């Protein structure tokens, strides 16, 4: 050059046309002499970027960036 996987919350990560969610962590609040665990509440997010198909796009389609692997 050419292929191919990933990119969602603070971290790992699921979702794969029509509510953006788990668990960790963080935070309030119980609870203790205090703190740890427990127990209850809060999601804090342009779903990498820009476009395009759709009534509707985190998902479909195109380019592009970044990381990783095959290939030359």
């Nucleotide at each position: 050059g050419g292929g191919g996987c990933a990119g969602u919350a603070g971290c790992u990560c699921a979702g794969u046309g029509g509510g953006a969610g788990a668990g960790c962590a963080a935070u309030c609040g119980g609870c203790u002499g205090a703190a740890g665990a427990c127990c209850g509440g809060u999601g804090u997010g342009u779903c990498g970027u820009g476009g395009g198909u759709u009534c509707a796009a985190u998902u479909c389609c195109c380019a592009u960036c970044u990381g990783c692997c095959c290939c030359a």
A computed fold for a 72-nucleotide RNA from a Candidatus Aenigmatarchaeia archaeon, annotated as transfer RNA. Lineage of the source: Archaea > Nanobdellati > Candidatus Aenigmatarchaeota > Candidatus Aenigmatarchaeia. Rfam family: tRNA. It is annotated as a transfer RNA. The sequence is in RNAcentral, with records from ENA. Model confidence (mean pLDDT): 82 of 100.